[in-house]
Context: one part of a larger RNA
RNA sequence: GGCGCACGGCGGAUGCCUAGGAGCAAGGAGCCGAUGAAGGGCGUGGUAAGCUGCGAUAAGCUGCGAGGAGCCGCAAACAGGCGUUGAUCCGCAGAUCCCCGAAUGGGAGAACCCGGCCACCGGAUGGGUGGUCACCCACCGCUGAACCCAUAGGCGGUGUGGAGGGAACCUGGGGAACUGAAACAUCUCAGUACCCAGAGGAAAAGAAAUCGAACGAGAUUCCCUCAGUAGCGGCGAGCGAACGGGGAAGAGCCUAAACCAACUGGGCGUGCCCAGUUGGGGUCGUGGGACCGACAUCCGAGGACGCCUUCCGCUUAGCAGAAGUGUCUGGAACGGCACGCCAUAGAGGGUGAGAGCCCCGUAUGCGAAAAGUGGAAGCGACUCGUCGGUAUCCCGAGUAGCACGGGAUAAGUGGAGCCCUGUGCGAAUCUGCCCGGACCACCGGGUAAGGCUAAAUACUCCUUGCUACCGAUAGCGCAACCAGUACCGUGAGGGAACGGUGAAAAGCACCCCGGCGAGGGGAGUGAAAGAGAACCUGAAACCGUGCGCUU
Numbered sequence: 001g002g003c004g005c006a007c008g009g010c011g012g013a014u015g016c017c018u019a020g021g022a023g024c025a026a027g028g029a030g031c032c033g034a035u036g037a038a039g040g041g042c043g044u045g046g047u048a049a050g051c052u053g054c055g056a057u058a059a060g061c062u063g064c065g066a067g068g069a070g071c072c073g074c075a076a077a078c079a080g081g082c083g084u085u086g087a088u089c090c091g092c093a094g095a096u097c098c099c100c101g102a103a104u105g106g107g108a109g110a111a112c113c114c115g116g117c118c119a120c121c122g123g124a125u126g127g128g129u130g131g132u133c134a135c136c137c138a139c140c141g142c143u144g145a146a147c148c149c150a151u152a153g154g155c156g157g158u159g160u161g162g163a164g165g166g167a168a169c170c171u172g173g174g175g176a177a178c179u180g181a182a183a184c185a186u187c188u189c190a191g192u193a194c195c196c197a198g199a200g201g202a203a204a205a206g207a208a209a210u211c212g213a214a215c216g217a218g219a220u221u222c223c224c225u226c227a228g229u230a231g232c233g234g235c236g237a238g239c240g241a242a243c244g245g246g247g248a249a250g251a252g253c254c255u256a257a258a259c260c261a262a263c264u265g266g267g268c269g270u271g272c273c274c275a276g277u278u279g280g281g282g283u284c285g286u287g288g289g290a291c292c293g294a295c296a297u298c299c300g301a302g303g304a305c306g307c308c309u310u311c312c313g314c315u316u317a318g319c320a321g322a323a324g325u326g327u328c329u330g331g332a333a334c335g336g337c338a339c340g341c342c343a344u345a346g347a348g349g350g351u352g353a354g355a356g357c358c359c360c361g362u363a364u365g366c367g368a369a370a371a372g373u374g375g376a377a378g379c380g381a382c383u384c385g386u387c388g389g390u391a392u393c394c395c396g397a398g399u400a401g402c403a404c405g406g407g408a409u410a411a412g413u414g415g416a417g418c419c420c421u422g423u424g425c426g427a428a429u430c431u432g433c434c435c436g437g438a439c440c441a442c443c444g445g446g447u448a449a450g451g452c453u454a455a456a457u458a459c460u461c462c463u464u465g466c467u468a469c470c471g472a473u474a475g476c477g478c479a480a481c482c483a484g485u486a487c488c489g490u491g492a493g494g495g496a497a498c499g500g501u502g503a504a505a506a507g508c509a510c511c512c513c514g515g516c517g518a519g520g521g522g523a524g525u526g527a528a529a530g531a532g533a534a535c536c537u538g539a540a541a542c543c544g545u546g547c548g549c550u551u
Stems, first nucleotide, its partner, number of pairs: 001550009015536001016500002020470002022467005029460002031165002039100003042055003046078002050074002061094005070082003105114003115133007135162002137159007169200001170198005180187001184234001210217002221248005231239002252452003255396001259280010285430001287395004291389005300384003305380003309377008318366003324339005340357002342346001348360003401425007432447005487494002507535001510522004
């Protein structure tokens, strides 16, 4: 030195555990903000560094309710207090709520600096306290140029108007590439990712100028199917409907115009015309309405409006809630044995091992002063006619249509319609106009160029429940632990690791060695200390000590 055995050290695998995560579901809930949000800074405790809570009234103040013996957060301790005259804790409502932040009196290198006006304090022209002062928009009033009226502009008032934030979901405006095509350009990925704007608890769509050929259907949305069909496609890769059928849900409305009236302004100029505003009227495709005529007219009906009153339900605290003893082992009984009991409760968790009957709960039943929410009734407001006639008037214009260029439709220009529109041209008003896949005829369907509309649908920051999901190199693309922290970077940004004594701290009084150490030996606690805080188990690599064999 090697090998072997034994005993240690180091190390933190493995097993067990779970405080955290993942997934799914669901009844439910779903916006916040100038009444200052989201998010922060700084403070705030007797002692107080951090977290949490709170805001100069600062781990809190008030009222109401619930609850019933302890309490002064995590978090020990000392000191000092509070509580059956009901504290702490929990729910609802309110008060306070520094500074920054849309940040809004002005400024600024966020959490700071400096002002105007009014009121008050003060001896004060110093200062302090409270209030107020941004911009845009809408409406109202006053004023008011070029330019007579007017308009622009200015000033003031009113506004629970706007501004900013929000995980995903939604609509719109923009919009890739890698990739696939076994290369690549049309194509695909994909109208995806991403950026921007906007809205809401949903959004969008929506009451036929629909579908397409049935003996027709009858707003929209979503699901199943039709169907990987018809088609599209360097007919490659690949993309991919609709009609129809079955379900979920179900709801329909308001305007523009014609016509009438009033008012205002203008024109001609003395009763007409034009324009605007307001009110009435009117809303349709068996075409409707205006207009003219006739009838009916105050009962009834309606919900997607408002109100507060009453009632009912739900949510935001809670309450009641059955039934076990003995003995043995053991540190401990929840285990064994014996004999019982409850059960609309034998889900689950805890308790010194494995508990229906010890504790919390569970089945079941009950509960709200206050706030929110849904429904019903009530009240109020609002809305809601019929018939006939004539063919005078109206029925949404730079629109429909056409041409060219594009987009979007499953569809890549194709025979390419329908829908949208950048450029140009440019109608008609029911004997009208659009559509039924070029186009024409016949036949059929519908009424564009204004608007609103619940439900069925999407999502989950939040709440609850569950699990043949993970169990600390796993599980959240990082975070079980004070994590978007430490740390790195000028910055944008990047970004960790770290769980477990014990049933209970009973966390080792006292003695000894040692530096008044570190560490250790006794003693004591404990079932165990080879559970001693570097603390459950404690593998391997690696480092030692002893012994044996061997070189």

RNAcentral holds the full RNA, with entries from ENA. A computed fold for a 551-nucleotide part of an RNA from Synechococcus sp. H60.1, annotated as large-subunit ribosomal RNA, domain I. It matches the Rfam family "Bacterial large subunit ribosomal RNA". Rfam links the family to the GO terms ribosome and structural constituent of ribosome. Lineage of the source: Bacteria > Cyanobacteriota > Cyanophyceae > Synechococcales > Synechococcus.